[in-house]
RNA sequence: AGCAGGUUAGGUGGUCGCGCACGGCUUGCCGUGUGAGGAAAGUCCGAGCUCCGCAGGGCAGGGUGCUGGGUAACCCCCAGUGGGAGCGAUCCCAAGGAAAGUGCCACAGAAAGCAAACCGCCGGCCUCGGCCGGUAAGGGUGAAACGGUGAGGUAAGAGCUCACCAGUGCCCCCGGUGACGGGGGCAGCUAGGCAAACCCCACCUGGAGCAAGGCCAAAUAGGGGAAGAGAAGUCGCCCGCUUCGUUAUGAUUCCCGGGUUGGGCCGCAUGAGGUGCGGAGCAAUCCGCAUCCUUAGAUUAAUGACCAUCGUCCCGGGGGGGACUUGCGGUCGGGCCCCCGGGAACAGAACUCGGCUUAUGACCUGCU
Numbered sequence: 001a002g003c004a005g006g007u008u009a010g011g012u013g014g015u016c017g018c019g020c021a022c023g024g025c026u027u028g029c030c031g032u033g034u035g036a037g038g039a040a041a042g043u044c045c046g047a048g049c050u051c052c053g054c055a056g057g058g059c060a061g062g063g064u065g066c067u068g069g070g071u072a073a074c075c076c077c078c079a080g081u082g083g084g085a086g087c088g089a090u091c092c093c094a095a096g097g098a099a100a101g102u103g104c105c106a107c108a109g110a111a112a113g114c115a116a117a118c119c120g121c122c123g124g125c126c127u128c129g130g131c132c133g134g135u136a137a138g139g140g141u142g143a144a145a146c147g148g149u150g151a152g153g154u155a156a157g158a159g160c161u162c163a164c165c166a167g168u169g170c171c172c173c174c175g176g177u178g179a180c181g182g183g184g185g186c187a188g189c190u191a192g193g194c195a196a197a198c199c200c201c202a203c204c205u206g207g208a209g210c211a212a213g214g215c216c217a218a219a220u221a222g223g224g225g226a227a228g229a230g231a232a233g234u235c236g237c238c239c240g241c242u243u244c245g246u247u248a249u250g251a252u253u254c255c256c257g258g259g260u261u262g263g264g265c266c267g268c269a270u271g272a273g274g275u276g277c278g279g280a281g282c283a284a285u286c287c288g289c290a291u292c293c294u295u296a297g298a299u300u301a302a303u304g305a306c307c308a309u310c311g312u313c314c315c316g317g318g319g320g321g322g323a324c325u326u327g328c329g330g331u332c333g334g335g336c337c338c339c340c341g342g343g344a345a346c347a348g349a350a351c352u353c354g355g356c357u358u359a360u361g362a363c364c365u366g367c368u
Base pairs, nucleotide, nucleotide: 001368002367003366004365005364006363007362008361010310011309012308013307014306015305016304018035019034020033021032022031023030024029025028037346041357042356044355045354046353047352048351049209050208051207052206056239057238058237059236061205062204063203064202065201066080067079068078069077070076081095082093083092084091085090096200097199101198102197103194104193105192118139119138120135121134122133123132124131125130126129147165148164149163150162151161152160166190167189168187169186170185171184172183173182174181175180213266214265215264216263223256224255225254226253227252230244231243232242233241273292274291275290276289277288278287279286280285312344313343314342315341316340317339318338319337320336322332323331324330325329
C1' cells in the first nucleotide's frame, strides 16, 4: 500500500420535556416502569398473514437459467465447476441453445456470412492501356475477414493433398453424486459474434395489499328522470362455473336531488425469536437440551434538550522524559507519560419476518 473478515454504534448520574403500560386518588394530576437501527433507509427480491366467487382448463404474459446442497421461500446463502481480471492475497460472471429458424453486425472496407476480387499474383486478348478469366497465399480496412507452421502440388494459388500443432463434433475408457476433468480413437469437419434481439428448450408462476381485513356506533328514509335483455362476480383474453333476471310486478346500469359518518376497538407486538451448551456438516445450515422475554407501539404521528463526570479515538497547544551534540548551552523525526482547549458519523420504527443494495464513525484479526 492492498485484500478478506469480525466487533461496536459510548457508559453513569441529575434537571426539564414527550409517548405508552400499570397503580393511586382529590379525575387531572402524582408515582413507578419502559421507549428506534445496523442500516429503522431504498421498497429491489422472497415469504408469513388477510381478502377477492372455484385459486378448473387453454392461450397470452411474466420470471428463473453451470452443478450439488441450504432454506418457509427467493433474483438469497454455502461449497464446487468453467471462463475472465490481478505479481499476489483475492475478486468478477444474466454461465441453457448461434452445426432449429429469422434478424442485426456502426465506421472503415471490394467483401460482414457464403459469399466476396480494391491492390497484388497468374493466364489469355489486343489499339499497350485496358478488358476477360483464375486466385483468399501476400498487402490494405476493421472490434471481427473463415485455423497455424512446414512440405508437396500448381500457370499462380487454395485442407487441394500430407505431417505436426490448435479447435470442434462423434465414439470409447478412467475419475467425480454432478457441473466437469484426464486419456485414446475417428472425421479435413475448420463451423465468426450478438439470444439483458425475436425466438427455441427446461422449470416456476392467479390478483391486490394492514388505507389488507374483522367488529361496534351512525346511516342506508323517501323522491324524480333515462336506458334496459341480459347483468354481476378472480385476474389480460376465451371456455367453463356461480348468482340474479328474461317481456317486465323487469335483473342491472347511469344521472339529479336527499340522509349518516368524517369516529372507536381489534388486526398490533411470543417470533421461520434471542442467548448458552452439546452434536452433525468443509460450509450455508440443521438437530437436541436448558434458559430468557432482552418489555417501542404512535396515528398533527412520542423516543428529546441541557449540565456534570468517566472512558475511547482524532486535531491543536504546552510540559516531562528520552535522543543527538565538545559543553551547565542548543536542537526535536517517530513512539511513551501528564496538563489545557476543541471535536466525534450515517441516520428516525408505523403489520411482521428472511435477504439484497445503498449511506456511515471507531476498533480488532488474518492474509498478500